[in-house]
This is a predicted structure of a 502-nucleotide part of an RNA (small-subunit ribosomal RNA, 5' domain) from an uncultured bacterium. It matches the Rfam family "Bacterial small subunit ribosomal RNA". Gene Ontology terms of the family: ribosome and structural constituent of ribosome.
Context: one part of a larger RNA
RNA sequence: GGAUGAACGCUGGCGGCGUGCUUAAUACAUGCAAGUCGAACGGAGACAGUAGCAAUAUUGUCUUAGUGGCGAACGGGUGAGUAACGCGUUGGUGACCUGCCUCGAAGAGAGGGAUAACAGUUCGAAAGGAUUGCUAAUACCUCAUGUGGUUGCUUGGGUUAGAGACCUUGCAACUAAACGGAUUUAUUCGCUUCGAGAGGGGCCUGCGUCCCAUCAGCUAGUUGGUAGGGUAAUGGCCUACCAAGGCGAUGACGGGUAGGGGACCUGAGAGGGUGGCCCCCCACAAUGGAACUGAAACACGGUCCAUACACCUACGGGUGGCAGCAGUAGGGAAUAUUGGUUAAUCUGGGAAACCGGGAACCAGCAACGCCGCGUGCGCGAUGAAGGCCUUCGGGUUGUAAAGCGCUUUUAGAGAGGAUGAGGAAGGACAGUACUCUCUGAAUAAGCCUCGGCUAACUACGUGCCAGCAGCCGCGGUAAAACGUAGGAGGCGAGCGUUAUCC
Numbered sequence: 001g002g003a004u005g006a007a008c009g010c011u012g013g014c015g016g017c018g019u020g021c022u023u024a025a026u027a028c029a030u031g032c033a034a035g036u037c038g039a040a041c042g043g044a045g046a047c048a049g050u051a052g053c054a055a056u057a058u059u060g061u062c063u064u065a066g067u068g069g070c071g072a073a074c075g076g077g078u079g080a081g082u083a084a085c086g087c088g089u090u091g092g093u094g095a096c097c098u099g100c101c102u103c104g105a106a107g108a109g110a111g112g113g114a115u116a117a118c119a120g121u122u123c124g125a126a127a128g129g130a131u132u133g134c135u136a137a138u139a140c141c142u143c144a145u146g147u148g149g150u151u152g153c154u155u156g157g158g159u160u161a162g163a164g165a166c167c168u169u170g171c172a173a174c175u176a177a178a179c180g181g182a183u184u185u186a187u188u189c190g191c192u193u194c195g196a197g198a199g200g201g202g203c204c205u206g207c208g209u210c211c212c213a214u215c216a217g218c219u220a221g222u223u224g225g226u227a228g229g230g231u232a233a234u235g236g237c238c239u240a241c242c243a244a245g246g247c248g249a250u251g252a253c254g255g256g257u258a259g260g261g262g263a264c265c266u267g268a269g270a271g272g273g274u275g276g277c278c279c280c281c282c283a284c285a286a287u288g289g290a291a292c293u294g295a296a297a298c299a300c301g302g303u304c305c306a307u308a309c310a311c312c313u314a315c316g317g318g319u320g321g322c323a324g325c326a327g328u329a330g331g332g333a334a335u336a337u338u339g340g341u342u343a344a345u346c347u348g349g350g351a352a353a354c355c356g357g358g359a360a361c362c363a364g365c366a367a368c369g370c371c372g373c374g375u376g377c378g379c380g381a382u383g384a385a386g387g388c389c390u391u392c393g394g395g396u397u398g399u400a401a402a403g404c405g406c407u408u409u410u411a412g413a414g415a416g417g418a419u420g421a422g423g424a425a426g427g428a429c430a431g432u433a434c435u436c437u438c439u440g441a442a443u444a445a446g447c448c449u450c451g452g453c454u455a456a457c458u459a460c461g462u463g464c465c466a467g468c469a470g471c472c473g474c475g476g477u478a479a480a481a482c483g484u485a486g487g488a489g490g491c492g493a494g495c496g497u498u499a500u501c502c
Base pairs, nucleotide, nucleotide: 001502002501003500004499006498007497008496009495010494013373014372015371016370017369018368019366020365021331026329027328028327030326031325032324035070036069037068040067041066043064044063045062046061047060048059049058050057051056077284078283079282086209087208088207089206091204092203093202096201097200098199101197102196103195104194105193106192107191109143110142111141112140118133119132120131121130122129123128148175149174150173151172152171153170156167157166180189181188182187210256211255212254217247218246219245222244223243224242225241226240227239228238229237259281260280261279262278263274264273265272266271286307287306288305289304290303309320310319311318312317337363339362340361341360345359346357347356348355349354376406377405378404379403386397387396388395389394411439412438413437414436415435416434420429446491447490448489449488450487451472452471453470457486458485459484460483461482467474468473
């Protein structure tokens, strides 16, 4: 000198764009953050219509607790753990999976038994159950069919480093579905099996990836083999048996620290430092463990168990998890609103209308940062008054002020008023941005420094005191170094200080 997610002191007019718990991965009151589908299903309720004297029957519309489907594994947060195939990069998968989406091939035949809701009885303070009876489905189950697929045996083949993989002949066994919904009867949305694709993921691998040797030896599932289990899949991943191996000064093992990268800061570069915002990957969800469902989780707002903590209780028992958005307490030098809207973007569900979304877009707070604008402009000497200094002549503040003229960025008031929504309507932001008119210099300047480094000097006070200080060093009676005043220098809505990095 540059930089910062900064803080502190003094000061503070506006706008645009960004950024904002770096500390306690501490504890959380309250509200919201994941729903949707009645065009899968049976009910219930409300309203309307038709028939009827009425009971009732039937039709339509709307609402919906429950069964069922899809979603809830995305999006959002945090960086505790992790020195690791975690990440980055290069390859491999002849060892693999893939819901929704796209393309292609084939199909959907015949049956069955339940169950929630509901009604009744009943236990409990509650949370929540128990039991009897009834009922539906795109819920569940059985049989059939088999284009196909899987497995076993079998024929032939090429490729390859390698065949358990691929192509191919034949046989056997096993294996699917919802004639479901809507309808204008045209169709469309769905269902099942298989092949291919796209996108996504799993696993393996060469290389790279902090400090300590005052850590030098480490290792029994340890290293390898055979067989089996398990997985979508390879593998000591697991088990049995066999062998005795495997790693290490090219740093094993141990300890400390730490999420990694794109990037960011600095520097001429080489390097050094950092990993906040944004993007990619990983890990985590009070702490520890486990599985279930599912295409995918060992699952932040799912389940079970244990622990700690907190809350409710009728003492028998229950409930909870903000490292989602706001917000509270605490900690701290320190970090914001319990705001608005689905208008746009994106996303879940739905045939759609639409519904939901603290994702997102906006607004609020903060000079926290960067950038831009303003606080007037011109003329104006008797060089006014006042202040300060003085050799008492004057010098300086200083064209500075006053005064005269001008302008209106900004401010205030009034009027109009968007783009963002590409086709009729529909805008949270927002009566905002912007435009025009009027008023009037009106609404707007500070901070630090002045001994040398280092731009800028005098007076008074103080008297090794009070104090200053980044280094050298100032202060003990004329201090350009302390304090005040005048003046000057620097930067300017900021200026200094502190902390950290180069």